[in-house]
RNA sequence: UGAGAUGGAUGGACGGUCGCUUCCGGCACUGCCGGGAGAGGAAAGUCCGGGCACCACCGGGCCACGACGCCUGCUAACGGCAGGGCAGGGUGACUUGACGGACAGUGCAACAGAAAACAUACCGCCAGCGGGGCAACUCGCUGGUAAGGGCGAACCGGUGCGGUAAGAGCGCACCGCCCGGCUGGUAACAGUCCGGGGCACGGAAAACCCCGUCGGGUGCAAGGCCAAAUAGGGGAGCAAUGAGCGGCCCGGCUCGCUCCCGGGUUGGCUGCUAGAGUGCGCCGGUGACGGCGCACCCAGAUGGAUGAUCGUCGGCUGGUAACCCAGCUACAGAACCCGGCUUACAGUCUGUCUCACUUG
Numbered sequence: 001u002g003a004g005a006u007g008g009a010u011g012g013a014c015g016g017u018c019g020c021u022u023c024c025g026g027c028a029c030u031g032c033c034g035g036g037a038g039a040g041g042a043a044a045g046u047c048c049g050g051g052c053a054c055c056a057c058c059g060g061g062c063c064a065c066g067a068c069g070c071c072u073g074c075u076a077a078c079g080g081c082a083g084g085g086c087a088g089g090g091u092g093a094c095u096u097g098a099c100g101g102a103c104a105g106u107g108c109a110a111c112a113g114a115a116a117a118c119a120u121a122c123c124g125c126c127a128g129c130g131g132g133g134c135a136a137c138u139c140g141c142u143g144g145u146a147a148g149g150g151c152g153a154a155c156c157g158g159u160g161c162g163g164u165a166a167g168a169g170c171g172c173a174c175c176g177c178c179c180g181g182c183u184g185g186u187a188a189c190a191g192u193c194c195g196g197g198g199c200a201c202g203g204a205a206a207a208c209c210c211c212g213u214c215g216g217g218u219g220c221a222a223g224g225c226c227a228a229a230u231a232g233g234g235g236a237g238c239a240a241u242g243a244g245c246g247g248c249c250c251g252g253c254u255c256g257c258u259c260c261c262g263g264g265u266u267g268g269c270u271g272c273u274a275g276a277g278u279g280c281g282c283c284g285g286u287g288a289c290g291g292c293g294c295a296c297c298c299a300g301a302u303g304g305a306u307g308a309u310c311g312u313c314g315g316c317u318g319g320u321a322a323c324c325c326a327g328c329u330a331c332a333g334a335a336c337c338c339g340g341c342u343u344a345c346a347g348u349c350u351g352u353c354u355c356a357c358u359u360g
Base pairs, nucleotide, nucleotide: 001356002355003354004353005352006351007350008349009348010347012313013312014311015310016309017308018307020038021037022036023035024034025033026032027031040331044342045341047340048339049338050337051336052219053218054217055216057252058251059250060249061248062247063246065215066214067213068212069211070084071083072082073081074080085099086097087096088095089094100210101209105208106207108203122149123148124145125144126143127142128141129140130139131138132137157175158174159173160172161171162170176199177197178196179195180194181193182191183190184189223270224269225268226267233261234260235259236258237257238256242255243254244253277296278295279294280293281292282291283290284289314329315328316327317326318325319324
């Protein structure tokens, strides 16, 4: 200097004029005055987990269904996050993983190939027998063989030596694999460690399945209160041998249930914002995060508020020798709240690390 990897912040600022919403205080109170505050990192998707509320349900067990799936931690919890292990990708920084089990069972693998899982023989190699031939050799049958070649993404370990009629873990050495031990690590796992075994019935469960762990339902349009109005309406069915959890069983507790027609009310208050809260500092921890101390209160609307205008500045792009001029300035708006995940995002600033080249 260039190319890359991985984090963080910001994504407009200031001033003037007019306007809007809410909270608090005051007043001469259908309003006015003063003071404070007024959309997000994703408010989005509605995908997970909760707080909270209600349910005629609660406790125990079994089943169904769904989710997760290496180990150890964090957290209120999670399918989240952190660190580590193993496997894959990358020169590397890093990154990805739907990561338990294929000897419980069922099913699956196109085409090619002899054969895709207790094998098999297309071309071959060897031996025996028979036929042909002067010979080299050749044809048929039987038996042995899987080292060589071929097919394929992948085929029943690899290399070398010996052995054999020809071969083959048939035997041996090393590697690989399996079992046991030892060492390190909390563990998943690891090992130039030790010993034994010729050892191999492969792939894939993001196929069904098996195993382990977890899970009641509905949701602020939940729920509570007040006011007002109407039709103390009508009909059918079931029922204490009943109903109440996704289903079943046991125990406890409580109580009527379902459907159809019709009428009234669609108003107000609350829930509704002090929180698993925010900022800063210190301590502990590799980290997620935790502890302590100090400071702070930062929307609560309900057809739904934060806008309009002027000026100055910031950033980017283009033109210009320059001054300067012109244009543009992302994704996008709370509705009970919080922790995550996923998706969108013009541009700017910045930390650490890797690789290549050059110079000193």